[in-house]
Context: one part of a larger RNA
RNA sequence: UUGGGCUUAAAGCGGGUGUAGGCGGCUUGGCAAGUGUUGUGUGAAAUCCCCCGGCUCAACCGUGGAACUGCAUGGCAAACUGCCUGGCUUGAGGUCGGUAGGGGUGCCUGGAACUCUAGGUGGAGCGGUGAAAUGCGUAGAUAUCUAGAGGAACGCCAGAGGCGAAAGCGGGGCACUGGGCCGAUUCUGACGCUGAGACCCGAAAGCGUGGGGAGCAAACAGGAUUAGAUACCCUGGUAGUCCACGCCGUAAACGAUGCACACUAGGUGUCGGAGAUUCUGAUAUCGUCGGCGUCGAAGGAAAACUACUAAGUGUGCCGCCUGGGGAGUACGGCCGCAAGGCUAAAACUC
Repeated sequence: UUGGGCUUAAAGCGGGUGUAGGCGGCUUGGCAAGUGUUGUGUGAAAUCCCCCGGCUCAACCGUGGAACUGCAUGGCAAACUGCCUGGCUUGAGGUCGGUAGGGGUGCCUGGAACUCUAGGUGGAGCGGUGAAAUGCGUAGAUAUCUAGAGGAACGCCAGAGGCGAAAGCGGGGCACUGGGCCGAUUCUGACGCUGAGACCCGAAAGCGUGGGGAGCAAACAGGAUUAGAUACCCUGGUAGUCCACGCCGUAAACGAUGCACACUAGGUGUCGGAGAUUCUGAUAUCGUCGGCGUCGAAGGAAAACUACUAAGUGUGCCGCCUGGGGAGUACGGCCGCAAGGCUAAAACUC
């Protein structure tokens, strides 16, 4: 390379926007680059293939033919691809009218709990465990009441529920703001899909500067346990956890399942919307569009399972895989303040 694959065997980039490129709806007319067909020229000889012939045969050699799948240049065709041109509305987008939502950012604010401070009551224990001890307490703790301070997180509602591209998002109010869904007798007229590079977002931990610090808590100290106990349990406790700005760029970043479109039995639950019928009370019944679940036919699958939210049947585009270890390592390059990240071998060995 051909070919085969990527839920769990190796393999879907953590996610998005989008450049080049690849691919692209229905239809009119034209062109003739691709395409088809037919000429012409060329495609050295030898070789290969076929017929025949010459060495006694063969290898070998000779005559002829075919072939040389190519290139160049004409004629013809116009279905398909392409290019030019005109039209269309179903793909895509816009407009108008509705609508649900923990989608995002900023500001303001609330109650419960907790710790601390001050004061009142009170007077011997509290705390903790399997049992204890360290620890706290007559300098008055724990408990209880009042007042105040502070930081962080938002119980019930809460749901197999909602929103977001993913990471993720949950007390309340206001402002600004992104996207979705439904309906329309509305507009544009293929404006589309994917996307190498690129750019942006990206949990936790970690890093820089400055703040903040209630609770929790790596490290650390002590008490236990134990043969030991650098642990599990207990008492403390610093980074950190929180805020602002700037880095880092990773994860079992998972549905371990790339994105888009079309097609292929049903049943059932639920969320959002418009409608018809019964009739007006929520509701019920019917069909319908969009989302989230569940069971399941055909099909698929090694099986587990999957099954209109496909892992089925197809198309387009991207990413990735090619035995285990060595190794996601070394070296080099790029990025980073660092920690490290991205890219990524080989010897050797089984």